[in-house]
RNA sequence: GGAGUCGGCCAGGCAGUCGCGGCAUGCGCAAGCAUGGCGAGGAAAGUCCGGGCUCCACAGGGCACGGUGCCAGGUAACGCCUGGGCGGCGCGAGCCGACGGAAAGUGCAACAGAAAGAUACCGCCCAAGCGGGGCAACCCGCCGGCAAGGGUGAAAUGGUGCGGUAAGAGCGCACCGCGCGGGUGGCAACACACCGCGGCUAGGCAAACCCCACCGGGAGCAAGGCCAAAUAGGGACGUCAUGACGUGGCCCGCGUCGCGUCCGGGUAGGUCGCUGGAGCCACGCGGUGACGCGUGGCCUAGAGGAAUGGCUGCCACGGUCGCGCAAGCGACCGCACAGAACCCGGCUUACCGGCUGACUCCGCCU
Numbered sequence: 001g002g003a004g005u006c007g008g009c010c011a012g013g014c015a016g017u018c019g020c021g022g023c024a025u026g027c028g029c030a031a032g033c034a035u036g037g038c039g040a041g042g043a044a045a046g047u048c049c050g051g052g053c054u055c056c057a058c059a060g061g062g063c064a065c066g067g068u069g070c071c072a073g074g075u076a077a078c079g080c081c082u083g084g085g086c087g088g089c090g091c092g093a094g095c096c097g098a099c100g101g102a103a104a105g106u107g108c109a110a111c112a113g114a115a116a117g118a119u120a121c122c123g124c125c126c127a128a129g130c131g132g133g134g135c136a137a138c139c140c141g142c143c144g145g146c147a148a149g150g151g152u153g154a155a156a157u158g159g160u161g162c163g164g165u166a167a168g169a170g171c172g173c174a175c176c177g178c179g180c181g182g183g184u185g186g187c188a189a190c191a192c193a194c195c196g197c198g199g200c201u202a203g204g205c206a207a208a209c210c211c212c213a214c215c216g217g218g219a220g221c222a223a224g225g226c227c228a229a230a231u232a233g234g235g236a237c238g239u240c241a242u243g244a245c246g247u248g249g250c251c252c253g254c255g256u257c258g259c260g261u262c263c264g265g266g267u268a269g270g271u272c273g274c275u276g277g278a279g280c281c282a283c284g285c286g287g288u289g290a291c292g293c294g295u296g297g298c299c300u301a302g303a304g305g306a307a308u309g310g311c312u313g314c315c316a317c318g319g320u321c322g323c324g325c326a327a328g329c330g331a332c333c334g335c336a337c338a339g340a341a342c343c344c345g346g347c348u349u350a351c352c353g354g355c356u357g358a359c360u361c362c363g364c365c366u
Stems, first nucleotide, its partner, number of pairs: 001362010012315007020039002023036005041337001045348002048346005053220004065216005070084005085099001086097004100211002105209002107205002121150002123146003129142005158176006177200001178198005183192003224272004234263006243257005279298008317334007
C1' cells in the first nucleotide's frame, strides 16, 4: 500500500420562524390564554419465541396434542446468549450446522439401471457332476459357480496390498477404517499411533410415521378493578284503597294495574391499571465469557385511534460536473429505513452514509 474477518458506536448540527401533544403554575364562569419544562427507535416493525402482570380453570397421575433435541454454563425464562465438543467450508482471521436413535417396527428412494436388501445386463469360470468328441493331454456343451472388472445412478453392500481360487469373494492374513467392551484424560459432549474382542447383512432418509429424553393449563391491557347517568326492566315498602280489572253464580282467596320513596345489577361515560423498571449510567470486584455482586449517581413519552412536524439560512457529510499544475474554489443533487399504544428479554427483517477497536492474508521498503 492492497484485500479481508469479527465486534462497538452514530443516525446530521446550530439559528430563526410557523405549528402539534401531555404535565406544572397563574389568569378565566367557561371556551381558552400565558409562562416553564418535557415529548420516538436501533429497529418503536414482523408478532416468531420466552417471561412479568391480570382474569378464568385446576387433588394427583396417565393418554392425546404441540414444541425442543451434542455438552456445560448464563438467565425470571427461552427455540436466546456464552464457552466447549464433533462435522463441513476458508491459506488465514474466522464462518456455517434441527448435531438424540436407522445392529425395534412400518414406510420412502424421481430418472437411469439387472438390482435401491438381497439382484445379475455385459462380463469372468468349467474345478466337482452329467452328455458328446479324442488313445491321451484336452476340447465342446449342459447343470451350475462368481461378484473381481465394465456399465447405470445422488447412492450399488468397507479400502489398499499379499495370499488363495476353476474364476472369485473378509475366504485367510497385514495395515487403515468400523462396531462392542475396558483403560486413561475431561464435570460432560468427546478424545486417544492405549488394551482386548468381532470379519463386519451394523447401506441411506426420522424438518416420513415412529422410539427415547425434556418442556408445555386457557385467554389476553378490548386483561382486569372502582365510580356511575338518561331510558327500559327488576326488588322492597308506602299510598289511592272497603279501588278497578281478571278468575268465579257469589263471598273469601289469588293474580294484574297507577303514583311515590328506597335498594340492587347492567349500559353510555369517567377513573385506575399506565409506566420507577428483571430500569439506565459510571467505577470497583469475581468470571475465559455470557453474566453476577457491590458502591455512587440519574428519572428518561405515557395521552383517548394516537402529538413528537413544516419552511428558511449557515455549517457538516456523500455524489456528479466545471475551473485549477496543485492545494483548493464554485454549481447542482442527495442525506436512509422507519413511527411508541401494558411492560420487559430475545430472534428475524428494513436501512443513505459515517466513525472506531482488535485480528488475518498478500506485496513493497528498512

Overview
Bacterial RNase P class A from a Pseudomonadota bacterium, 366 nucleotides, folded computationally. Model confidence (mean pLDDT): 77 of 100. Its Rfam family is "Bacterial RNase P class A". The family's RNA type in Rfam is ribozyme. The model forms 95% of the base pairs in the Rfam consensus. The gene name in the source record is rnpB. The RNAcentral record of the sequence draws on ENA.